The RNA shown here (transfer RNA) has 73 nucleotides and comes from a Kofleriaceae bacterium. The RNAcentral record of the sequence draws on ENA. Its Rfam family is "tRNA". Rfam links the family to the GO term triplet codon-amino acid adaptor activity.
[in-house]
RNA sequence: GCUCGCGUGGUCCAGUGGCCGAGGACGGCGCGCUUUCAAUGCGCAGGUGCGGGUUCGAUUCCCGCCGCGAGCA
Numbered sequence: 001g002c003u004c005g006c007g008u009g010g011u012c013c014a015g016u017g018g019c020c021g022a023g024g025a026c027g028g029c030g031c032g033c034u035u036u037c038a039a040u041g042c043g044c045a046g047g048u049g050c051g052g053g054u055u056c057g058a059u060u061c062c063c064g065c066c067g068c069g070a071g072c073a
Base pairs, nucleotide, nucleotide: 001072002071003070004069005068006067007066010026011025012024013023018056028044029043030042031041032040049065050064051063052062053061
């Protein structure tokens, strides 16, 4: 330099044009239980990399950029 893949809460992953009000696990916080702690139950907060385009509607499709990874040279 070229090609391909990926980017979703603090971490790991799912979703895939409307049924989504973006879901799960771990982690965090609060409450319950307990003499206390642990375990466990319930609840709460926290997210679609950035910009543009297509569309009635984009996390999803397209383009560019940025970052990460793999392959080729």